Annotation: The prediction has a mean pLDDT of 79. This is a predicted structure of a 77-nucleotide RNA (Fluoride riboswitch aptamer (crcB RNA motif)) from a Gammaproteobacteria bacterium. The source organism's lineage runs through Bacteria, Pseudomonadati, Pseudomonadota and Gammaproteobacteria.
RNA sequence: GCUCGUACCGGGGAUGGGGUUCCCCUCUAACCGCCCGAUGGCUCGCGAGCCAGACGGCUGAUGACCCCUACAGGUGC
Repeated sequence: GCUCGUACCGGGGAUGGGGUUCCCCUCUAACCGCCCGAUGGCUCGCGAGCCAGACGGCUGAUGACCCCUACAGGUGC
C1' cells in the first nucleotide's frame, strides 16, 4: 500500500417524525414508484422483439409493525 473479515460509528430502503425489527451500502455506494406512450437506438425472418423514454395519468407519509403529525373520505355532536 492492497484485499478480506469483525467490532463501533454512519448512511439508504419513491412524501415528515419517533420506537422496534429486517434487508442493503461503505461515498466509485445502497436508494431515487407505477400506467400509457410520442420519439430514438439495436436485432432480425420486415413484421415483430429488446433497450432508453417525452407528453399525459395514478397509488402510498411504513422495507414491515406500532404511534404521532400532515393530507383525504365517512359518521356523530